[in-house]
Context: one part of a larger RNA
RNA sequence: UCUACGGCUAGACGGAAAGACCCCGUGCACCUUUACUAUAGUUAUAUAUUGUACUAAAAAUUUUUAUAUGUAGAAUAGGUGGAAAGUUGUUAGUAGAUUGUUACGCAAGUAAUCUGUUUAUAACAAAAAUUGAAAUACCACUUUUAAAUCUUUUUAGUACUCACUUAUUAGGAUAGUAUAUAAUGGAUAGUUUGACUGGGGCGGUCGCCUCCUAAAAAGUAACGGAGGUGUACAUAUGGUAAGUUUAUGUUGAAAUAUUCAACAAAAAUGCAUAAUAGCAAAUACUUGCUUGACUGUUAGAUAUAUAUAUCAAGCAGAGACGAAAGUCGGUUAUAAUGAUCCGGUGAUUCUGUGUGGAAAAGGUCAUCGCUCAACAGAUAAAAGGUACGCCGGGGAUAACAGGCUAAUUAUCCUCUAGAGACCCUAUCGACGGGAUAGUUUGGCACCUCGAUGUUGGAUUAUCGCAUCCUGGAGCUGUAAGCGGUUCCAAGGGUUUGGCUGUUCGCCAAGGAAGGCGGUACAUGAUCUGAGUUUAGAACGUCGUGAGACAGUUUGGUCCCUAUCUACCGUAGA
Numbered sequence: 001u002c003u004a005c006g007g008c009u010a011g012a013c014g015g016a017a018a019g020a021c022c023c024c025g026u027g028c029a030c031c032u033u034u035a036c037u038a039u040a041g042u043u044a045u046a047u048a049u050u051g052u053a054c055u056a057a058a059a060a061u062u063u064u065u066a067u068a069u070g071u072a073g074a075a076u077a078g079g080u081g082g083a084a085a086g087u088u089g090u091u092a093g094u095a096g097a098u099u100g101u102u103a104c105g106c107a108a109g110u111a112a113u114c115u116g117u118u119u120a121u122a123a124c125a126a127a128a129a130u131u132g133a134a135a136u137a138c139c140a141c142u143u144u145u146a147a148a149u150c151u152u153u154u155u156a157g158u159a160c161u162c163a164c165u166u167a168u169u170a171g172g173a174u175a176g177u178a179u180a181u182a183a184u185g186g187a188u189a190g191u192u193u194g195a196c197u198g199g200g201g202c203g204g205u206c207g208c209c210u211c212c213u214a215a216a217a218a219g220u221a222a223c224g225g226a227g228g229u230g231u232a233c234a235u236a237u238g239g240u241a242a243g244u245u246u247a248u249g250u251u252g253a254a255a256u257a258u259u260c261a262a263c264a265a266a267a268a269u270g271c272a273u274a275a276u277a278g279c280a281a282a283u284a285c286u287u288g289c290u291u292g293a294c295u296g297u298u299a300g301a302u303a304u305a306u307a308u309a310u311c312a313a314g315c316a317g318a319g320a321c322g323a324a325a326g327u328c329g330g331u332u333a334u335a336a337u338g339a340u341c342c343g344g345u346g347a348u349u350c351u352g353u354g355u356g357g358a359a360a361a362g363g364u365c366a367u368c369g370c371u372c373a374a375c376a377g378a379u380a381a382a383a384g385g386u387a388c389g390c391c392g393g394g395g396a397u398a399a400c401a402g403g404c405u406a407a408u409u410a411u412c413c414u415c416u417a418g419a420g421a422c423c424c425u426a427u428c429g430a431c432g433g434g435a436u437a438g439u440u441u442g443g444c445a446c447c448u449c450g451a452u453g454u455u456g457g458a459u460u461a462u463c464g465c466a467u468c469c470u471g472g473a474g475c476u477g478u479a480a481g482c483g484g485u486u487c488c489a490a491g492g493g494u495u496u497g498g499c500u501g502u503u504c505g506c507c508a509a510g511g512a513a514g515g516c517g518g519u520a521c522a523u524g525a526u527c528u529g530a531g532u533u534u535a536g537a538a539c540g541u542c543g544u545g546a547g548a549c550a551g552u553u554u555g556g557u558c559c560c561u562a563u564c565u566a567c568c569g570u571a572g573a
Stems, first nucleotide, its partner, number of pairs: 001573007010565003014560002022394004027390002029386004035191005041184009051160010063148004068143001069108001078142005086124003094120005100113005164171002194206003203223001207229006230375001231272001232331002238290007246268001248264007270279002273336001275334003294317004300311004306376001319328003342369007350362002401448001402446001403444003407441001409437006418428002455530001456528003460522001461519005468493003471488006495509005536554004540549003
């Protein structure tokens, strides 16, 4: 060295299980509720099944009777129409007057009635005057108010029996059932519960405008740096014509509110509002007149994936201002916003269901209704839990480890202010500066989510030196003895207990010392499983609740017969 056998388990990111954590999916399931929308159920009302009477009240109706006062005027004129010179009564059983009584009442009277008295050829009117309207002279209809009466209905109550329920000595037009409407309704069901995001959640944001980033055309990202906006203006902040020049400072004069003049400098003023750009022979300011903040149409361009947005000469019509040339289709420009569907309103020489007509409805033009603000707007209409969870995926994305980085951390060097009685550097050293390391906390998200098992302990170790002990030196604010600090040095060594799951830490004992780190925070196909981190249960707190908590507590399955490499041993060649 090769072969065979026996061991061991460090590696083959070993085997097993398309990771259960995390994220994603316009995935699923179950659970909750003051998410949304339904449904069962429940309640209420109405109608049907459902009949007969009586009482009371109310309402309506029929009939009859009464009732009705502005002023003027015989006087208590409800209204309208018809109608015409009349109507009622005729010897006592009738009518009137008067007295009494009753009702109404505006206190004047009107109506009814009985007795007594009295009259009997009588009473009432129109006609004239007053009035918007003329007679209760007569007739019809009708209004206000009141009384009586007829019929019906409603409400409430009572009784009955024939439906019905029951089988009773009962109940009863209720109950039950059906239909409709409304309320309630996690009891049940179907669903929803946004995206961006240096993982996700919490927070923040989501459309439009201005500047910077933006690298001198245009364009250009970030949870980059700054702001604004969801309007305002009709006695204009619009149009046009004419005229004028702002803010500041200095000087002088008048005056002390301020005004005027000259000069300086140059746009700092103003232009509704943010910012930027622009504007002085004006885009600013003042004044006059006005409504072009017009109707119809459009060549051509710019931005641009689409949708769409923007600029715009010209033509026709009817106008404003201006002497005219001309200018005017809102505002110095850039924000001030919302597609489609559906519905409303106005207009319309359009269509309009065999045909004609009318209508409904639709079309066209104009216009209105969305913090549809998650602003290219999924629906008219929507929140949560899951540690009981499931599926599909992702190392496109987190937690462990590795990698990169080195803010943080650790170590060293440097600079001396200062402390050290004096004296920077025996020792210590602020404020600063420069390196190194890759042990902390981080940042990034590069391998791994068809799995790289996670703290601590046990066992076995191996390496570094920035050395804890032991060894050798320098300096010392080293007398000796103990020390301090620096340099060389990794050969060997570097404990046992108590508490805690602990690493760490505190305590105790002895000891020369009880070093700091790396090795997937070495080592679970070697062990453990106390902690963390499933399912049970509980407390506190939070939550309406399902449930939740780097809060606490108790309980809780750790699999692998070794093929290869490595290593150890035996035998043979």